Model confidence (mean pLDDT): 80 of 100. Predicted 3D model of a 72-nucleotide RNA (transfer RNA) from an uncultured Clostridia bacterium. The sequence was found in a public genome assembly. Rfam family: tRNA. It is annotated as a transfer RNA.
[in-house]
C1' cells in the first nucleotide's frame, strides 16, 4: 500500500434491529457491626466522532480516528 478483526460506565463485558443498554469489579450513601473487615439494599457513571438507511439503529451501510492481525 492492500485486506481483516474489534471500539459500549473509572476496568472487564453481556447485547447483533424495538422495553428502562445486563452483570461483576470499583467508587458514592444508608443498614449491620464499639470501629474496621465481611455482609445487605439504594444511587451516580457507558454505546469512538460524523453521515446514511429504517416507522425505529449500540446492532445495518460509508467516511473518519485510535487499536490489533494478515499480506506485498
Nucleotide at each position: 500500500g492492500g485486506c481483516c478483526u474489534c471500539a459500549u460506565g473509572g476496568u472487564c463485558a453481556a447485547g447483533c434491529g424495538g422495553u428502562u443498554a445486563a452483570g461483576a469489579c470499583g467508587c458514592c450513601g444508608c443498614c449491620c457491626u464499639c470501629u474496621c473487615a465481611c455482609g445487605g439494599c439504594g444511587g451516580a457513571a457507558u454505546c469512538a466522532g460524523g453521515g446514511g438507511u429504517u416507522c425505529g439503529a449500540g446492532u445495518c451501510c460509508c467516511c473518519u480516528u485510535g487499536a490489533g492481525g494478515c499480506u506485498a